[in-house]
RNA sequence: UUCUCAGGGCGGAGUGAAAUUCUCCACCGGUGGUGAUUUUUGAUAAAUAAGUCCACGAGCACGAGGAAGUGUUGAUUUGGUGUGAUUCCAAAACCGACGGUGAUAGUCCGGAUGGAAGAGAA
Numbered sequence: 001u002u003c004u005c006a007g008g009g010c011g012g013a014g015u016g017a018a019a020u021u022c023u024c025c026a027c028c029g030g031u032g033g034u035g036a037u038u039u040u041u042g043a044u045a046a047a048u049a050a051g052u053c054c055a056c057g058a059g060c061a062c063g064a065g066g067a068a069g070u071g072u073u074g075a076u077u078u079g080g081u082g083u084g085a086u087u088c089c090a091a092a093a094c095c096g097a098c099g100g101u102g103a104u105a106g107u108c109c110g111g112a113u114g115g116a117a118g119a120g121a122a
Base pairs, nucleotide, nucleotide: 001122002121003120004119005118011025012024013023014022027106028096029095030056031055032054033053038047039046040045051094052093059072060071061070062069076092077091078090079089080088098110099109100108
């Protein structure tokens, strides 16, 4: 430099004129880092483990449009083991952009056949 890839989830019941939006139960967790788990190896070492820690992306606002840029950007405790754990084990919690909608949306539809942290290949 080029190419490829790069987000999952509403199932059941109830109420209602109307709800995958409310209520009860359920379901999902982007990227890099850290990491005492697990796997492979004779060893070095390699792979692997956090939605809530650290950092970032997306989103949203401003930027006349676009871009650069600036701002904004959610949520965890308790117990156990141990020299050492907000990462392991156990339990109980909590969080989730914007616009739309016959009724309030993490899960439906839309911007998006988009963009992108980054990953891989040549």